[in-house]
């Protein structure tokens, strides 16, 4: 310096649930609350997964919609001991 793995030290983010807004939904944003995350930073590229306005003659199917706290992959990054 860098790669793995993680004591320790400063610290960070925020699950359900809530109130208010949005939105067909699925979820999103903001307060409040902390289940829990070493990348629970940030991108929907690839697979999952959910939603079904609209579309299709009808069951149903379907992504232009969502999800990054679903798994991979790209990137950026505090501290630092065996």
């Nucleotide at each position: 310096a860098c790669u793995c793995a993680u004591a320790a030290a400063a610290g960070g983010c925020a699950a359900a649930c809530u109130c208010a807004u949005u939105g067909a939904a699925a979820g999103a944003u903001g307060g409040g609350g902390a289940c829990g995350c070493a990348a629970a930073g940030c991108u929907a590229c690839a697979g999952a997964c959910c939603u079904a306005c609209g579309g299709u003659a009808a069951a149903a199917c379907u992504a232009u919609g969502g999800u990054g706290g679903c798994u991979g992959a790209g990137u950026u990054u505090c501290c630092a001991a065996a």
The RNA shown here (c-di-GMP-I riboswitch aptamer) has 82 nucleotides and comes from Litchfieldia alkalitelluris. Its mean pLDDT, the model's own confidence on a scale to 100, is 87. The model forms 95% of the base pairs in the Rfam consensus. The sequence was found by an Rfam model in a public genome assembly.